[in-house]
Order: sequence, then structure tokens, then C1' cells
RNA sequence: UCCGGGGUAGUUCAAUGGCAGAACAGCGGCCUUUGGAGCCGUGGAUGGAGGUUCGAGCCCUCCCCCCGGAG
Repeated sequence: UCCGGGGUAGUUCAAUGGCAGAACAGCGGCCUUUGGAGCCGUGGAUGGAGGUUCGAGCCCUCCCCCCGGAG
């Protein structure tokens, strides 16, 4: 330098172009002799900038980062 894959919550993963969800973790509460168990509730995320579209996590362009390959 070129090619391929990837980047979503603290973590691991979902999401036909149409309300961004789950689990675990965190926080609050209930229960309990105690709680690290169980139950109920709750906050929290789309790497950056443009473009297409009525509408973008998803499609296109450039950039950044990670992994692999070629030279």
C1' cells in the first nucleotide's frame, strides 16, 4: 500500500430500510436472621463526518480503530 471481516449499553449478543431489544452486570425496592439467593422495578448504547430516502444500526462515500490475509 492492497484485499477481506468487524465496531450497538459496563460485558456478551440481537434488530426485513419503519418504536434500538435480551441476558448478565449496575442502581432502587420487596422478601429474609443475613443476602452474594429469589422476586419486582429502573437508568444506560448504534466509532466520526457527509450522502441516498418520507424514514438509516441497516444502503453509498470518506476517515478513525480492531482482527486476518497479500505484497